[in-house]
RNA sequence: UGCGGUAUAGCGCAGGGGUAGCGCAACGGGUUCAUACCCCGUGGGUCAGUGGUUCGAAUCCACUUGCCGCAACCA
Numbered sequence: 001u002g003c004g005g006u007a008u009a010g011c012g013c014a015g016g017g018g019u020a021g022c023g024c025a026a027c028g029g030g031u032u033c034a035u036a037c038c039c040c041g042u043g044g045g046u047c048a049g050u051g052g053u054u055c056g057a058a059u060c061c062a063c064u065u066g067c068c069g070c071a072a073c074c075a
Base pairs, nucleotide, nucleotide: 001071002070003069004068005067006066007065010024011023012022013021018055026042027041028040029039030038048064049063050062051061052060
């Protein structure tokens, strides 16, 4: 420098045009003498950024940024 992949809740991930979800964690409650396990419930998101397409974008397109990989360059 080129090509490809990837970015969604605190963490790990799903969702690929029509209400943003799951698991773990956190918080509240139940249970227990108590803690853990277990059970019930609750909160938490500018979907990396900007612009575009569309009635409608996390999703499609362009550019930018971060991370990962491959190739090239590099004596």
Molecule: transfer RNA
Organism: Cupriavidus taiwanensis